[in-house]
Notes: The prediction has a mean pLDDT of 80. Predicted 3D model of a 73-nucleotide RNA (transfer RNA) from Alteromonas oceanisediminis. It matches the Rfam family "tRNA". By type it is a transfer RNA. It was read from a public genome assembly.
């Protein structure tokens, strides 16, 4: 340089062809217990790498661009 792949919660990841962003797992706070630990409820926490476009609507579809990885040269 020329293809491709991944980018979503603090960590590890789901999102089924476009319809209001979740699980786990730390982590607050409650129960539970003589005391932790387990285990059960509940809560915090995101402008879905970034900036544009398409659409009544974008994590998802289009272009650009950062970052990391892998192939070729």
């Nucleotide at each position: 340089g020329u293809g491709g792949g991944c980018g979503u919660a603090g960590c590890u990841c789901a999102g089924u062809u476009g319809g209001u962003a979740g699980a786990g797992c730390u982590c607050u706070g409650g129960a539970u217990u003589g005391u932790g630990a387990u285990u059960c409820c509940a809560g915090c926490g995101g402008u879905c790498g970034u900036g544009g476009g398409u659409u009544c609507a974008a994590a998802c579809c289009c272009c650009a661009u950062c970052g990391c990885c892998c192939a070729c040269c």